[in-house]
RNA sequence: GAAGUAGAUUGGAUAAUCGCUGGAAUCCGUUUUGAGAUACCAGAGGAAAGUCCGAGCUCCACAGAGCAGAGUGCUGGGUAACGCCCAGGCGGAGUGAUUCGACAGAAAGUGCCACAGAAAACAUACGGCCGAUGGCCCUGUAUGGGGAACAGGUAAGGGUGAAAAGGCGGGGUAAGAGCCCACCGCAAUUCUGGUGACAGAAUUGGCAGGGUAAACCUCACUCGGAGCAAGAUCGAAUAGGGAAGCGCUUGAGAGUGGCUCGCUCGAUGCUUUCGGGUUGAUCGCUUGAGGUGACCGGUAACGGUCAUCCCAGAUGAAUGAUUAUCUUCCGGCAACGGAAACAAAACUCGGCUUACAGGUCUGCUUCAGCC
RNA sequence: GCGGGCAUAACUCAGUUGGUAGAGUGCGAGCUUCCCAAGCUCGAGGUCGCGGGUUCAAGUCCCGUUGCCCGCU
Numbered sequence: 001g002a003a004g005u006a007g008a009u010u011g012g013a014u015a016a017u018c019g020c021u022g023g024a025a026u027c028c029g030u031u032u033u034g035a036g037a038u039a040c041c042a043g044a045g046g047a048a049a050g051u052c053c054g055a056g057c058u059c060c061a062c063a064g065a066g067c068a069g070a071g072u073g074c075u076g077g078g079u080a081a082c083g084c085c086c087a088g089g090c091g092g093a094g095u096g097a098u099u100c101g102a103c104a105g106a107a108a109g110u111g112c113c114a115c116a117g118a119a120a121a122c123a124u125a126c127g128g129c130c131g132a133u134g135g136c137c138c139u140g141u142a143u144g145g146g147g148a149a150c151a152g153g154u155a156a157g158g159g160u161g162a163a164a165a166g167g168c169g170g171g172g173u174a175a176g177a178g179c180c181c182a183c184c185g186c187a188a189u190u191c192u193g194g195u196g197a198c199a200g201a202a203u204u205g206g207c208a209g210g211g212u213a214a215a216c217c218u219c220a221c222u223c224g225g226a227g228c229a230a231g232a233u234c235g236a237a238u239a240g241g242g243a244a245g246c247g248c249u250u251g252a253g254a255g256u257g258g259c260u261c262g263c264u265c266g267a268u269g270c271u272u273u274c275g276g277g278u279u280g281a282u283c284g285c286u287u288g289a290g291g292u293g294a295c296c297g298g299u300a301a302c303g304g305u306c307a308u309c310c311c312a313g314a315u316g317a318a319u320g321a322u323u324a325u326c327u328u329c330c331g332g333c334a335a336c337g338g339a340a341a342c343a344a345a346a347c348u349c350g351g352c353u354u355a356c357a358g359g360u361c362u363g364c365u366u367c368a369g370c371c
Numbered sequence: 372g373c374g375g376g377c378a379u380a381a382c383u384c385a386g387u388u389g390g391u392a393g394a395g396u397g398c399g400a401g402c403u404u405c406c407c408a409a410g411c412u413c414g415a416g417g418u419c420g421c422g423g424g425u426u427c428a429a430g431u432c433c434c435g436u437u438g439c440c441c442g443c444u
Base pairs, nucleotide, nucleotide: 001367002366003365004364005363006362007361008360009359010358012326013325014324015323016322017321018320020043021042022041023040025038026037027036045342049353050352052351053350054349055348056347057227058226059225060224064261065260066259067258069223070222071221072220073219074088075087076086077085078084089103090101091100092099093098104218105217109216110215111212112211113210126158128154129153130152133151134150136147137146138145139144166184167183169181170180171179185207186205187204188203189202190201191200192199193198231283232282233281234280241274242273243272244271245270246269253265254264255263290309291308292307293306294305295304296303297302327340328339329338330337331336372443373442374441375440376439377438378437381396382395383394384393390427398414399413400412401411402410420436421435422434423433424432
């Protein structure tokens, strides 16, 4: 210098004018609440998004039992919690930095594996090889030799397929075969290292046995339901009306549960349906597992101590518009013109995922050149 | 706020234990007819919304994403 890889950060700036939402102050005004005026202060994001996970908070037993259902799935740690994060192990990709992995069980059972192929799972034999052994035929007397391939043996090599019952080499054999041997792979046992996943070594076994669990399933662990339209208070309104059904303690039904039980409530009661009324306000609401800085502990995620700061709270729903100057990019000789991403709170946090113009910074790797 | 579903040929839809993507209408050609329609025969036409993953193999299973539709309060 080029190519790559892993992160961090930023997300146009300043000023003026006119508005919008909230706050507190002063003035005016009112029986009270509230409406009004003036100047001041504050006013979207890294994802506010998708609503995919996990919690806080609220109500229903502060949550109970069983079944069903759902989720997660290597190890250790972090955390309020998690399916998130950090560190590590194993496996895959890459020369490497680095990166990806639903990464338990197929030796509990069931299912599926098209076409091709002999055979797709209790293995089997199409074409081959052999035919030692038994039988058959020839030779004709040698307890011999030869032949065909009937029984039979075999799976090395061929063919099929994504996948065919360890791989390669040697011995062995009638031909073959873990039948035997060396190396590799696999399994079991023991030892060593490590908190552990796991790794290494030795011995033994000739070798268990295809794939698929993002098929059913099994194992381990986790999960009660609903959601701020939760929920609480005040106000307004009206006739507590018609019909059908059920029930009155041996209890209908309700309490938002998938079902059963249990628990609580339950009698001028409950359910369904027809018809009618109201449909406003306040709280919840933003001080929080909060932000920033320094130091300490930890490889890290993260934790601790001290200091400091208060930083949107709307509800037919504010956060905007215009002008000027500058910044970046594009076009143009210039004057000048055009463009400036993705996208916008709605009870609040922690994550994940997805979208994103341009800019800035850092670690590391490979290659090339120079010293 | 909470939850569910759909996307396959130009159009309307099939496609289930994962195994060569189909039907009807439409389009093109031929036959039939004096001609047209109807009828008969043949043919063309598909990134299965998009991107990944699992698997020997994905329209189908899993994850993400885009668009559309629906339900509850």
Annotation:
Predicted 3D model of RNase P RNA and transfer RNA as a complex of 444 nucleotides. The coordinates come from a structure-prediction model, not an experiment, and the mean pLDDT is 77. It holds a member of the Rfam family "Bacterial RNase P class A". From the family's description: Ribonuclease P (RNase P) is a ubiquitous endoribonuclease, found in archaea, bacteria and eukarya as well as chloroplasts and mitochondria.